[in-house]
RNA sequence: AAACGAAAAAGGCAAACCACCCGAAAGGAUGGGACGCAAAGUCAUGGGUUUAAAGCACUUAUAAAAGUGCCAUAAUCGCCAGACUGCCAAA
Numbered sequence: 001a002a003a004c005g006a007a008a009a010a011g012g013c014a015a016a017c018c019a020c021c022c023g024a025a026a027g028g029a030u031g032g033g034a035c036g037c038a039a040a041g042u043c044a045u046g047g048g049u050u051u052a053a054a055g056c057a058c059u060u061a062u063a064a065a066a067g068u069g070c071c072a073u074a075a076u077c078g079c080c081a082g083a084c085u086g087c088c089a090a091a
Base pairs, nucleotide, nucleotide: 005088012037013036017032018031019030021028022027035078041084042083043082045081046080047079048076049075050074055070056069057068058067059066
C1' cells in the first nucleotide's frame, strides 16, 4: 500500500409508513420517520426484475370508446456483477 472487516472513534445514509408534488404506470423528488446498511457513495455497462404511455396485432363494434396479448426508448444501484471514489484500522 492493497485485500480481508474484528474491536473501537469520528461520522454518514435512510426501508416500510405518512403528507405533498411529478409520472400513463412502474417509480421518483421534498419533509417527517428508522428496517437496516462498511460503501445502502456515484455510474443503467452486463444480467435479472418491474411497468406498458406510444406503437403493433386481435376481439367487440356502424363508428367512437373499451378489452386482451406483444413490446422499453421508461424504471430499479437498498437485486447481482462490473467500473470509479471514500473513513478507521486488528488477526

The RNA shown here (c-di-GMP-I riboswitch aptamer) has 91 nucleotides and comes from Candidatus Immundihabitans aquiphilus. Its mean pLDDT, the model's own confidence on a scale to 100, is 86. The organism belongs to Candidatus Immundihabitans, within Bacteria. It was read from a public genome assembly, where an Rfam model found it.